[in-house]
Context: one part of a larger RNA
Molecule: small-subunit ribosomal RNA, central domain
Organism: marine sediment metagenome
RNA sequence: CUGGGCGUAAAGCGCGCGUAGGCGGCUAUCUAAGUCACCUGUGAAAUUCCGGAGCUCAACUCCGCGGGUGCAUGUGAUACUAGGUGGCUAGAGCACGGUAGAGGCGAGUGGAAUUCCCGGUGUAGCGGUGGAAUGCGUAGAUAUCGGGAAGAACACCUGUGGCGAAGGCGGCUCGCUGGGCCGAUGCUGACGCUGAGGUGCGAAAGCGUGGGGAGCAAACAGGAUUAGAUACCCUGGUAGUCCACGCCGUAAACGAUGGGCACUAGGCGUCGGGGGGAGCGACCCUUUCGGUGCCGCAGCUAACGCAGUAAGUGCCCCGCCUGGGGAGUACGGCCGCAAGGCUGAAACUC
Numbered sequence: 001c002u003g004g005g006c007g008u009a010a011a012g013c014g015c016g017c018g019u020a021g022g023c024g025g026c027u028a029u030c031u032a033a034g035u036c037a038c039c040u041g042u043g044a045a046a047u048u049c050c051g052g053a054g055c056u057c058a059a060c061u062c063c064g065c066g067g068g069u070g071c072a073u074g075u076g077a078u079a080c081u082a083g084g085u086g087g088c089u090a091g092a093g094c095a096c097g098g099u100a101g102a103g104g105c106g107a108g109u110g111g112a113a114u115u116c117c118c119g120g121u122g123u124a125g126c127g128g129u130g131g132a133a134u135g136c137g138u139a140g141a142u143a144u145c146g147g148g149a150a151g152a153a154c155a156c157c158u159g160u161g162g163c164g165a166a167g168g169c170g171g172c173u174c175g176c177u178g179g180g181c182c183g184a185u186g187c188u189g190a191c192g193c194u195g196a197g198g199u200g201c202g203a204a205a206g207c208g209u210g211g212g213g214a215g216c217a218a219a220c221a222g223g224a225u226u227a228g229a230u231a232c233c234c235u236g237g238u239a240g241u242c243c244a245c246g247c248c249g250u251a252a253a254c255g256a257u258g259g260g261c262a263c264u265a266g267g268c269g270u271c272g273g274g275g276g277g278a279g280c281g282a283c284c285c286u287u288u289c290g291g292u293g294c295c296g297c298a299g300c301u302a303a304c305g306c307a308g309u310a311a312g313u314g315c316c317c318c319g320c321c322u323g324g325g326g327a328g329u330a331c332g333g334c335c336g337c338a339a340g341g342c343u344g345a346a347a348c349u350c
Base pairs, nucleotide, nucleotide: 003322004321005320006319007304008303012318014201015200016199017198021194022193023192025088026087027086028085029084030083031082033081034080035077036076037075038074040072041071042070050064051063052062053061054060091191092188093187094186095185096183097182098181099180103177104176105175106174107173108172109171110154114150115149116148117147118146119145120144121143125136126135162169163168206247207246208245209244210243211242215241216240220236221235222234223233258317259316260315261314262313263312266295267294268293269292270291271290272289273288274287275286276285277284299306300305323350324349325348332343333342334341335340
């Protein structure tokens, strides 16, 4: 000496479930594999170290002593690890009683708005912009009233709010269904944590088949702007956006922060539950669990900042990084209908 790292410098897999493996609570006892002690054997010679000798010295050669991580047999120790057996309840789980919620799936249903159609009133404009024009309108538009049709999204409530592992989830009602939290006892008795492979879920866009199509709107067309304008602005407008089923598997899939457990000043909000006090009370005071925010000490940090929801202090497991470009490219493999995805270099160059 036997790496250092991953919020923003390169680096946390988009998120679950889980196989192997790694790691694992308290206690008694047995075994003695790891571990420790001692004995014996072995650890060739040459080499190296130490003492000495011989060539005039040295290199070199010779003699002697010592050392040798290690391996094996035997004997012993039993704190820790491991294996066996038994016990325990603090981890984990189950039962019971409550409880909040846009958690998921299916069916039904409501009003506002938009567009279109029919009819009434009514007349010359409407629309649009920085200003215009394209466009629409005397075949009667815009405006306004009545009626009808369709599709999509759900104003206010709405929150610095809630739920979900993530993606994500928002009118109302019903049905089916997942998870959480709180409170009391009782039960099981370490059944746990993580998780290479594997497997499932996974916004938007995109793809296949069949529907649907109001509004919006890539492409496209026209009008403007401009030196040009394959744009920004305007008038139109098709895929698509919606539904069913099947693919795709990506993202600034972000907290740019993997998961679990424990510990480490405080203060202020807010959501869900419980206890206590006071009270007419949903208000208020206090306390305790579980979420979600803001500020802040120690500590950490290159700084910014983080700070009981850690980026602090520790332990366990996984993933990942190792100068920039070339390049997330080429080749090969696997997957996909395709688009492409996953894995993923090198030459060369700075």